[in-house]
């Protein structure tokens, strides 16, 4: 230096391929609450995220273009 790939709650994932449904779902963890003599275990509830900026578009996590930061392959 070229060429591909991954970035989403504290973490670790579904969603992208093919734009759309209402508040972006789950599991784990944390917070409250039940249960229990208590503890764990079970159950109910909550808060919590689309890497950043820009275009397209009625509408963007999703699709274009720059940019960060993390992989691989090649020279």
């Nucleotide at each position: 230096g070229c060429u591909c790939c991954c970035u989403u709650c504290g973490u670790c994932u579904a969603g992208u391929c093919c734009g759309g449904c209402c508040a972006a779902g789950g599991a784990c963890a944390u917070g409250g609450g039940g249960c229990u003599u208590u503890c764990a275990a079970c159950c109910c509830c909550a808060g919590a995220a689309c890497c950043c900026g820009g275009g397209u578009u009625c509408a963007a996590a999703u699709c274009c273009c720059g940019g960060g930061g993390g992989g691989a392959g090649c020279a």